[in-house]
Overview
The RNA shown here (transfer RNA) has 76 nucleotides and comes from an Erysipelotrichaceae bacterium.

RNA sequence: GCUGGCGUGGCGCAAUAGGUAGCGCAACUGACUUGUAAUCAGUAGGUUGCAGGUUCAAUUCCUGUCGCCAGCUCCA
Numbered sequence: 001g002c003u004g005g006c007g008u009g010g011c012g013c014a015a016u017a018g019g020u021a022g023c024g025c026a027a028c029u030g031a032c033u034u035g036u037a038a039u040c041a042g043u044a045g046g047u048u049g050c051a052g053g054u055u056c057a058a059u060u061c062c063u064g065u066c067g068c069c070a071g072c073u074c075c076a
Stems, first nucleotide, its partner, number of pairs: 001072007010025004019056001027043005049065005
């Protein structure tokens, strides 16, 4: 330099022939307990890496760009 994959709450991952983002763990609150843990019930937390484009509508399609991973290759 080229090619491919990945980037989504604190962490690990879903959701795509475009229709408004969910699960587990963690956190917080309450119940239970002498108390803690466990268990049960509930709550909050995401402008989907960034910037544009297309569209009534984009996590999803297109362009550029940044980061991580893997492979290939060249020159000095």

The source organism's lineage runs through Bacteria, Bacillati, Bacillota, Erysipelotrichia and Erysipelotrichaceae.
The prediction has a mean pLDDT of 80.
Its Rfam family is "tRNA". By type it is a transfer RNA.